[in-house]
Molecule: SAM riboswitch aptamer (S box leader)
Organism: Rothia santali
C1' cells in the first nucleotide's frame, strides 16, 4: 500500500505543555473553543475487536468401563456467557445533524 470481512445511536476525563481555532472533506446548520478548545505528553477510566484464560450446550476424533446401549476421560471444532494480565482502540453532543462524495475512522484475516 489495494482488495475483503466486521463495527460506528450503549459506555469512559484529568493534570501538564502549547496557543487559535475545532468537531475528516464540500454545503448548510448546530456545538466546543483565551473560564484556553483541537493538539501532543503522561495518569485514570471505557469497552471486548484480536491473543489468552474460565464455565455451559452440541458435535466430531481417540481410550476405558459395563457391555442392545449408555457412562466417564483426553483432545478438537461452533455457539453462548464471563475475566481484562497482552496488542490496538477510544474517552462532548448518533461518524454532532441534514445533503452530497471515487466518503471516514477502528479492528481482524490474508497478499
Nucleotide at each position: 500500500a489495494a482488495g475483503c470481512c466486521a463495527u460506528c445511536c450503549a459506555g469512559a476525563g484529568u493534570g501538564a505543555c502549547c496557543g487559535a481555532g475545532a468537531g475528516a472533506c464540500c454545503u448548510g446548520g448546530c456545538u466546543c473553543g483565551a473560564c484556553g478548545a483541537c493538539g501532543u505528553c503522561g495518569c485514570a477510566g471505557c469497552a471486548a475487536c484480536c491473543c489468552g484464560c474460565c464455565g455451559c450446550c452440541c458435535g466430531g476424533c481417540g481410550a476405558g468401563g459395563g457391555g442392545a446401549c449408555c457412562c466417564u476421560c483426553c483432545c478438537c471444532g461452533c455457539g453462548c456467557g464471563g475475566c481484562a494480565c497482552g496488542g490496538u482502540g477510544c474517552u462532548c453532543a448518533c461518524g454532532c445533524c441534514a445533503g452530497g462524495a471515487u466518503c471516514g475512522a477502528u479492528g481482524g484475516a490474508g497478499u